[in-house]
RNA sequence: CCCGAUAAGGGCAAACCCGAAGCGAUUCGGGGGCGCAAAGCCACGGGACCGUCGCGGUCAGCCGGGCUGCCGAAG
Numbered sequence: 001c002c003c004g005a006u007a008a009g010g011g012c013a014a015a016c017c018c019g020a021a022g023c024g025a026u027u028c029g030g031g032g033g034c035g036c037a038a039a040g041c042c043a044c045g046g047g048a049c050c051g052u053c054g055c056g057g058u059c060a061g062c063c064g065g066g067c068u069g070c071c072g073a074a075g
Stems, first nucleotide, its partner, number of pairs: 002075001003072002011036002016031006034061001040067003044064003047059005
């Protein structure tokens, strides 16, 4: 470095419910916990979704890619 334990300590938080913002996709806060070793960050390629559709948006917990990062058994 690859890799990822029925390891240790911690972390994040799906559905659903409540409140707020938005036309909407969706986002933010609280509860919740299905899951996650990058479920940290970035719309670069593909994809999905929204709108007033030659355009402008949303999704990083859909796949790929880029950047960064905790821990350490076996191999």
The prediction has a mean pLDDT of 90. The RNA shown here (c-di-GMP-I-GGC riboswitch aptamer) has 75 nucleotides and comes from Candidatus Segetimicrobium genomatis. The model forms 91% of the base pairs in the Rfam consensus. The sequence was found by an Rfam model in a public genome assembly.